[in-house]
This is a predicted structure of a 75-nucleotide RNA (transfer RNA) from a Nanobdellota archaeon. The organism belongs to Nanobdellota, within Archaea. The sequence was found in a public genome assembly. It matches the Rfam family "tRNA". The family's RNA type in Rfam is transfer RNA. Rfam describes the family as follows. Transfer RNA (tRNA) molecules are approximately 80 nucleotides in length.
RNA sequence: GGGCCCGUGGUGUAGCUAGGAUAGCACACCGGGCUUCGGUCCCGGAGGUCCGGGGUUCGAAUCCCCGCGGGCCCG
Numbered sequence: 001g002g003g004c005c006c007g008u009g010g011u012g013u014a015g016c017u018a019g020g021a022u023a024g025c026a027c028a029c030c031g032g033g034c035u036u037c038g039g040u041c042c043c044g045g046a047g048g049u050c051c052g053g054g055g056u057u058c059g060a061a062u063c064c065c066c067g068c069g070g071g072c073c074c075g
Stems, first nucleotide, its partner, number of pairs: 001074007010027004020058001029045005051067005
């Protein structure tokens, strides 16, 4: 230099292929219940507007372009 893949709460991950209604789930965290206490278990809650910018569209996490970061391969 070229090619491919990935980027979503504190962490991990689904949703992307085929655009659609408040972005789901688990762990962690907070409050309550349960328990002699703790853990397990049960109920509830807060936390991301999707790596950044632009474009297309009635509508973008999703499609297109540029850039940033990470990984793998080739030279």